[in-house]
RNA sequence: AGUUGAGGUAGAGGCGCGAUGUAUCAAGAGUAAGCUUGUGGAGGCGGGGAAGCCGAUUAAACAAGCCCAAAGGGAGCAUCGCCGAAGUGUGGUUUAUCCCAAAGACCAUGCUGGGCCUAUAUCGAAUAGGUAUAGGACUGUCACCGAAGUAAUUCGGUGGAGAGCUACUUCAAGA
Numbered sequence: 001a002g003u004u005g006a007g008g009u010a011g012a013g014g015c016g017c018g019a020u021g022u023a024u025c026a027a028g029a030g031u032a033a034g035c036u037u038g039u040g041g042a043g044g045c046g047g048g049g050a051a052g053c054c055g056a057u058u059a060a061a062c063a064a065g066c067c068c069a070a071a072g073g074g075a076g077c078a079u080c081g082c083c084g085a086a087g088u089g090u091g092g093u094u095u096a097u098c099c100c101a102a103a104g105a106c107c108a109u110g111c112u113g114g115g116c117c118u119a120u121a122u123c124g125a126a127u128a129g130g131u132a133u134a135g136g137a138c139u140g141u142c143a144c145c146g147a148a149g150u151a152a153u154u155c156g157g158u159g160g161a162g163a164g165c166u167a168c169u170u171c172a173a174g175a
Base pairs, nucleotide, nucleotide: 003173004172005171006170007169008168009167010166011165014083016082017081018080019079020078021077022076024075025074034066035065036064037063038062039061043054044053045052047100048099049098050097086112087111088110089109090108091107092106093105094104095103113139114138116136117135118134119133120132121131122130123129141160142159143158144157145156146155147154148153
């Protein structure tokens, strides 16, 4: 020095990940709301209930005409932060006029190396997009086996998982 244990720093993967923004785009949607006319006839109101509000000065609902959005969810682009990046399932806590549901935020924990394609299920208004499962090829990495090569390394096969891999380094162990 190699080796083992506990750490630290840096780094790689690529149709890589996320956040924010938007004089962009699709969808939402010729929908909701509004106005007019007609039908209607006692109830109605946007998760359920309370409360509240609207309603015989004719509500709701329906039809026709005129006018005509937005949000949540996406795509693109830009900027920034990054490489457990992050995503998602479950549980808990918490948030608003009250209770429940749902949603958001936070915490814990399980799963996923990465993106792509197909099918099914689910969320979704959705033919967008997400997730799960199954299948497919691709890709990075390590291990093992085989082949080529003096070697560096390259090629092929099988398998593993990010708690991984590569480089450097600190402390300790050991002989």
Background
The RNA shown here (Lysine riboswitch aptamer) has 175 nucleotides and comes from Tepidanaerobacter sp. EBM-38. Of the family's consensus pairs, 98% are formed in the model. The organism belongs to Tepidanaerobacter, within Bacteria.